[in-house]
RNA sequence: ACUGAAAAAGGCAAACCUGCUGAAAAGCAGGGACGCAAAAUUACCGGUCUAAGGGGCUCUGCUCUAUGACAGCGGGAUCGCCAGAU
Numbered sequence: 001a002c003u004g005a006a007a008a009a010g011g012c013a014a015a016c017c018u019g020c021u022g023a024a025a026a027g028c029a030g031g032g033a034c035g036c037a038a039a040a041u042u043a044c045c046g047g048u049c050u051a052a053g054g055g056g057c058u059c060u061g062c063u064c065u066a067u068g069a070c071a072g073c074g075g076g077a078u079c080g081c082c083a084g085a086u
Stems, first nucleotide, its partner, number of pairs: 002084003011036002016031006034072001040078003044075003047070003053065005
């Protein structure tokens, strides 16, 4: 450097529940395990979610918008464990 069929030393932890933060999406901590061989890191590309603020309108509202968020949606980049085979 290659591969991830089987295995597992060690690891992560969906939904849901509780608490906190947030306008929300969502995040963090504890519990919990659906799953994961990068379910480690990174918003660079595509995509998705939200719309506080701002804009528009036919204005008790509707709509557009990321500067917010998602890495457990796909791709890329970076670093790394175990096993296999060369």
A computed fold for an 86-nucleotide RNA from a Nitrosomonadales bacterium, annotated as c-di-GMP-I-GGC riboswitch aptamer. The source organism's lineage runs through Bacteria, Pseudomonadati, Pseudomonadota, Betaproteobacteria and Nitrosomonadales. Its mean pLDDT, the model's own confidence on a scale to 100, is 85. It was read from a public genome assembly, where an Rfam model found it.